[in-house]
RNA sequence: GCGGGUGGUCGGAUGAUCGCGGGGGGGGUAACCCUUCGAGGAAAGUCCGGACUCCAUGAAAAGCACGGUGCUGGUUAACGGCCAGCGGGGGUAACCCUAGGGAUAGCGCCACAGAGAACAGACCGCCUGCUAUAUGCAGGUAAGGGUGAAACGGUGAGGUAAGAGCUCACCGCGGAUGUGGCAACACAGACGGCACGGCAAGCCCCACCGGGAGCAAUGCCAAAUAGGGGCUUCGUGUGGGCAACCACAGGGACGCUUGAACCCGAGAAGCCCGGGUUGGCAGCUAGAGGCCAGUUGGUAACAGCUGGUCCAGAUGAAUGAUCAUCUCGGGGUCUUCGGGCCCUAGACAGAAUCCGGCUUACAGGCCACCCGCGCAA
Numbered sequence: 001g002c003g004g005g006u007g008g009u010c011g012g013a014u015g016a017u018c019g020c021g022g023g024g025g026g027g028g029u030a031a032c033c034c035u036u037c038g039a040g041g042a043a044a045g046u047c048c049g050g051a052c053u054c055c056a057u058g059a060a061a062a063g064c065a066c067g068g069u070g071c072u073g074g075u076u077a078a079c080g081g082c083c084a085g086c087g088g089g090g091g092u093a094a095c096c097c098u099a100g101g102g103a104u105a106g107c108g109c110c111a112c113a114g115a116g117a118a119c120a121g122a123c124c125g126c127c128u129g130c131u132a133u134a135u136g137c138a139g140g141u142a143a144g145g146g147u148g149a150a151a152c153g154g155u156g157a158g159g160u161a162a163g164a165g166c167u168c169a170c171c172g173c174g175g176a177u178g179u180g181g182c183a184a185c186a187c188a189g190a191c192g193g194c195a196c197g198g199c200a201a202g203c204c205c206c207a208c209c210g211g212g213a214g215c216a217a218u219g220c221c222a223a224a225u226a227g228g229g230g231c232u233u234c235g236u237g238u239g240g241g242c243a244a245c246c247a248c249a250g251g252g253a254c255g256c257u258u259g260a261a262c263c264c265g266a267g268a269a270g271c272c273c274g275g276g277u278u279g280g281c282a283g284c285u286a287g288a289g290g291c292c293a294g295u296u297g298g299u300a301a302c303a304g305c306u307g308g309u310c311c312a313g314a315u316g317a318a319u320g321a322u323c324a325u326c327u328c329g330g331g332g333u334c335u336u337c338g339g340g341c342c343c344u345a346g347a348c349a350g351a352a353u354c355c356g357g358c359u360u361a362c363a364g365g366c367c368a369c370c371c372g373c374g375c376a377a
Base pairs, nucleotide, nucleotide: 001373002372003371004370005369006368007367008366009365010364012326013325014324015323016322017321018320020038021037022036023035024034025033026032040348044359045358047357048356049355050354051353052214053213054212055211061258062257063256064255066210067209068208069207070206071085072084073083074082075081086100087098088097089096090095101205102204106203107202108199109198110197123145124144125141126140127139128138129137130136153171154170155169156168157167158166172194173192174191177188178187179186180185218282219281220280221279228273229272230271231270232269233268234267237248238247239246240245250264251263252262289311290309291308292307293306294305295304296303297302328346329344330343331342332341333340334339
C1' cells in the first nucleotide's frame, strides 16, 4: 500500500421567529405569562421469553393430549437468548456455520441406472471340467471392469485352479484400561479379523420445559335502553332425625380425565332474533430501570458497590414549520495544482402497557483489533 475478517460508534450542530403536548410555578371564571422536558438503532416484524391483568372454587397437584428445546459448563426474572468451551463442516488464515440425545424399541425411504442398495449380488470378466474346437453347458469366484450420489473396509505381500481378512504388515473400525479436564471430550492403548450402509430437518423413542387469553387485558364513574322475545337439554332428590343437623347421590373454572377442601338446594348449561351504550377517569410510565463517572470479582457474558441524573405519555393520536450560519460527505466548473467559485443535509425510517432478546432494512462517515499478500528500512 492492497485485499479479507471481527467488534464498536455517529447518522448532524448552533441561533432566531412562529406553532403543538406533558410536568412545575404565577394568575385567576378564564384568557394569559414564566420555566423545563418531548420519537429509534432499529420505534419495524409480532418470531421467542417475561412483568402485569383477568379467566376462578380448585392445593397451577397428578396423568393424558398438544407444543417447544436437544453436546458441556456458566449467566439471566426467563428464553429457542448471550458467554466460554468440546465435536463436526467451510476457509491458506483471521474467522464463520451448527443440521449436535437415540439407527440394537419399532415402522418407513434410498428414484432412475445396475447382477445386486443391507446380513444383497453375477452383466462383462477370471479359473476348472465336459463338449460339436466353435460356442454352449455344469461348477467355483467377487480380486479386475461396468452402472450409480453411494456397491457390505483400503494399500501391499503371501497363498490359491482362479480368488476372497483365507493369512500377515500397516492404515481404518471396535476397544478393556490409564492420564488430563467440573464436564462435553482429548491423548495413549492391552486385546480383537472386525462391516447389519445412509436418512430421525421422515414418523418415532428418550430426557427436560410449558394452563389460556391478552392494555381493544382489566377496574371505576356517568348515561341510556326493551327487568326484551323465542327455543332446547338436564335437574328441582334418597335415607336417618321432634328439630337443628348428618350421610349419600347430583351440580359448580382449565383442551380432556381424576382430585383434598369449599360452595349450592333450585336452578345450571346452550342456541336464535332484536334493542341500548361508541362519554369520562384510572391502568399510563419511578422501572427484574436507563444513561454518565469511578471501582471490586470474573477469560467473558455477567454480578456487586459508590456518586450523579427523572429520562415522552399522546388518544384520530403531540414531539413541528421557516430562515440564517457552521461542519461531514457528494456533485459541477476553473486552476499557477497551493486552491478559488457554485449547488446540495443526503440512508432505513415514526413511540401507543412496559421490559430482555432474535430477525429484517440502512446513503455516508469515524475508531480499534486480527489475518493474508507485496514493497521499503
The prediction has a mean pLDDT of 79. Predicted 3D model of a 377-nucleotide RNA (Bacterial RNase P class A) from Loktanella sp.